[in-house]
This record gives sequence, C1' cells and structure tokens, in this order.
RNA sequence: GAAUGACAAAGGCAAACCUGCUGAAAGGCAGGGACGCAAAGCCACGGGUCUAAGGUCGGAAGUCAAAUGACUUUCGCAGCUAGGACAGCCGGGUUGCCAUA
Repeated sequence: GAAUGACAAAGGCAAACCUGCUGAAAGGCAGGGACGCAAAGCCACGGGUCUAAGGUCGGAAGUCAAAUGACUUUCGCAGCUAGGACAGCCGGGUUGCCAUA
C1' cells in the first nucleotide's frame, strides 16, 4: 500500500418511542432512549419513496372593460405538480478510525 472485518479490543454512530423547538407538511434540530450499523461519515448525481405550502383547477364577491376578457379579494373536496424532503431504500461519487484474527 492492498485486501479483509473476528462471538475480539479501542473509539464511534443511534431506529422505534418520549419531551421540547422548528416547518404548511414530509421532515429537521436538541435532550432522553437503543433496534441496529464497518462508513448508519459527507454529497440529492441516477433510480426509488414521502410531502404539496405555492402553482394549476373550480366556486363566490368586487373593480375595470363591454370583446363573455383582465385584475383583485375570498373559499375549496379531489387530482396533478418540487424550487421541499429522505444518505438508516438501492446504486454512484468522495473522505476516513481501529484491528490483522
């Protein structure tokens, strides 16, 4: 240097759940807590998954216009939509600790 990861050693991370904060939500952060993890460190690049505030769409009212149009406000079940998320779903990229059974 490469390869490998042990019923081992050192050190490390922390699912569910609970509490608080944050966010429209998915989720994130902090504390507690451990199901697991050899990259469960980091990067949304490919696939996938989650969410849908806003947008799209529809209703009502108003204003302007008089061409059935434009704008504003407000309400809304469902659908669609990522510039929002997930790295502990898979692949890829990148960096790295310990050991040498």

This is a predicted structure of a 101-nucleotide RNA (c-di-GMP-I riboswitch aptamer) from Brevibacillus sp. IT-7CA2.
Its mean pLDDT, the model's own confidence on a scale to 100, is 83.
The sequence is in RNAcentral, with records from ENA.